Two RNAs folded together computationally: RNase P RNA and transfer RNA, 441 nucleotides in total. The coordinates come from a structure-prediction model, not an experiment, and the mean pLDDT is 75. It holds a member of the Rfam family "Bacterial RNase P class A". Gene Ontology terms of the family: ribonuclease P activity, dimeric ribonuclease P complex and tRNA processing. The family's RNA type in Rfam is ribozyme. From the family's description: Ribonuclease P (RNase P) is a ubiquitous endoribonuclease, found in archaea, bacteria and eukarya as well as chloroplasts and mitochondria.
RNA sequence: UGAGCAGGCCGAACGACCGCGGGCAUAAGGCGAAAGCCUGUGCGUGAGGAAAGUCCGGGCUCCGCAGGGCAAGAAUAACGGGUAACGCCCGCCAGGGGUGACCCUCGGACAAGUGCAACAGAAAUAUACCGCCCCCGGCCCCGUCGUUUGUUGGCGGGGCCGGGGGUAAGGGUGGAAAAGUGAGGUAAGAGCUCACUCAUCGCAUGGAGACAUGUGGGUGCUGUAAACUCUAUUCGGAGCAACACCGUGGGAGGACGCAUGGCCGGCCCGGCCGUCCUCGGGAGGUGGCUUGAAUCUUUCGGCAACGGAAGAUCUAGAUAGAUGGUCGUUUAAGACAGAACCCGGCUUACAGACCAGCUCAUAUC
RNA sequence: CCGGGUGUAGCGCAGUUGGUAGCGCGCCAGCUUUGGGAGCUGGAUGCCGCGAGUUCGAGUCUCGCCACUCGGACCA
Numbered sequence: 001u002g003a004g005c006a007g008g009c010c011g012a013a014c015g016a017c018c019g020c021g022g023g024c025a026u027a028a029g030g031c032g033a034a035a036g037c038c039u040g041u042g043c044g045u046g047a048g049g050a051a052a053g054u055c056c057g058g059g060c061u062c063c064g065c066a067g068g069g070c071a072a073g074a075a076u077a078a079c080g081g082g083u084a085a086c087g088c089c090c091g092c093c094a095g096g097g098g099u100g101a102c103c104c105u106c107g108g109a110c111a112a113g114u115g116c117a118a119c120a121g122a123a124a125u126a127u128a129c130c131g132c133c134c135c136c137g138g139c140c141c142c143g144u145c146g147u148u149u150g151u152u153g154g155c156g157g158g159g160c161c162g163g164g165g166g167u168a169a170g171g172g173u174g175g176a177a178a179a180g181u182g183a184g185g186u187a188a189g190a191g192c193u194c195a196c197u198c199a200u201c202g203c204a205u206g207g208a209g210a211c212a213u214g215u216g217g218g219u220g221c222u223g224u225a226a227a228c229u230c231u232a233u234u235c236g237g238a239g240c241a242a243c244a245c246c247g248u249g250g251g252a253g254g255a256c257g258c259a260u261g262g263c264c265g266g267c268c269c270g271g272c273c274g275u276c277c278u279c280g281g282g283a284g285g286u287g288g289c290u291u292g293a294a295u296c297u298u299u300c301g302g303c304a305a306c307g308g309a310a311g312a313u314c315u316a317g318a319u320a321g322a323u324g325g326u327c328g329u330u331u332a333a334g335a336c337a338g339a340a341c342c343c344g345g346c347u348u349a350c351a352g353a354c355c356a357g358c359u360c361a362u363a364u365c
Numbered sequence: 366c367c368g369g370g371u372g373u374a375g376c377g378c379a380g381u382u383g384g385u386a387g388c389g390c391g392c393c394a395g396c397u398u399u400g401g402g403a404g405c406u407g408g409a410u411g412c413c414g415c416g417a418g419u420u421c422g423a424g425u426c427u428c429g430c431c432a433c434u435c436g437g438a439c440c441a
Base pairs, nucleotide, nucleotide: 001361002360003359004358005357007355008354010352012330013329014328015327016326017325018324020046021045023043024042025041026040028039029038030037031036048336052347053346055345056344057343058342059341060239061238062237063236073235074234075233076232077231079091080090081089082088093107094105095104096103097102108230109229113228114227115224116223117222129171130170131167132166133165134164135163136162137161138160139159140158141157142156143155144154145153179197180196181195182194183193184192198220199219200218201216202215203214204213205212206211243287244286245285246284248441249440251279252278253277254276255275256274261273262272263271264270294313295312296311297310298309299308300307301306366437367436368435369434370433371432372431375390376389377388378387384421392408393407394406395405396404414430415429416428417427418426
C1' cells in the first nucleotide's frame, strides 16, 4: 500500500421563536359552601438501539390445586461455568470450512425395536447376473493299452451342453455393496490367518469435565431419529382489554301497594308499567403506572460471561393517545423507525460517524 | 394482547408414509368453415413466497423472515 477477519460505541449538536403531554409552584382571572377544578403565568422534564417481530425466559395479577405417583402432551439435548430464569451469554471439546485472522454445527441414542432408501444395479440389509472353482451325467475329438479284424471296452487329456454345490477376491451400478492395503493360505476364495492402518470397546496416565495420549488378537456393526421411538431433564392455565375499587341504563331476587289508572283489541285469569332494598355489574371513572434483577463513576475478584463493595443520580407515563414546526451555524441533516404493565435475551431493519485489535500478500528499512 | 390459516403456470385449485410437479379455464399453432364461433389434434407455460439447514435427494421435514387473511377478548 492492497485485500480481508472480528469487536466496542454513537446514531445529530448548538442557538432563537412558536406549539403539545406529564410534574411542581402560583400572590392573576373564572366556577364552587369547601376540598378542589378550568384558564393563564413561572420553573423543570418528555421515545429507541432496535420502542418492531411477539420467538423464548421471568416479575406482577387472577383462576385452579391437600400431598405424592403414573400416564398423556409439549419443550430442551457434547462438557464446565454465568444468571432471578432461559432454547440466552462466556469458556472449552469434537466434527466441518478457510493459506490465515477466524467462521459454521437442533452436536444424546440406528450396538433395544419398527419404518424408509426412488432411479441405476445381479443384489439395498440381504443377494450368485457375469466371472472363478469342485462334483455328477450326456455328446464329440485326440493319445495310449487290450482284443484275429471291425464293433465294443479300459486309462489319460481337451471342448461343448445340462444339473448340483462352493466362493463376495475381480466386473460394473450407486450417496451407501458387509473395515482398507499388502502377504500367507485355499479346489477357488473369504479377518480364514498375519503385519500396518481405521473405527469401537476395555485398561493406564493427564484434565473439573466433554476429551486427549498410550496400550491390549475384546469386537468389525450401511445411512436416516430436522422418521416413529428410546434415554435424561424441565413444564398447572390465562394474560394489564390481567386484576382491584366506585358506579349508569337494561338484568336477577325480595318487600310494599293490590284501591284507582294505563298497556297486552273487549270480558275473566295472568303478566307488565310504580316506589324502596339487595345482588350483580361488561357504559364511564379511579387505581394498577413506573424506584427498577435500575443507571453512571471508582475499585476488587474472575481468561471471560459475570459477581462483590463504596459513592452519586431519578430518567416519558398518554387513554383517540404529547415529544413537532420554522430560521441560522456546523461543507449537507439525510438511515431504520414511534413508548402503551415492566424487565432479561433472541431475531429482523438501518444513512453515516468514531475507537481500539488481528490476519494474508507485496515493497522498503 | 392472544390464537389459527394461506402462498404451486396468466386465473382458480390438486399434490402423504421425502423419489424427475399436475387438473380445469385461458394462451399459441394446425385441421374444419366462404369467414367467425363451437368442435378435433398438437404444443408452450413454474427458481413451488424468500433465505439458510437436515438428507444421496426437499413443493413436502427443521429454523428464521415476508405478504395476505380469519377468529377471540362477553348487552351498550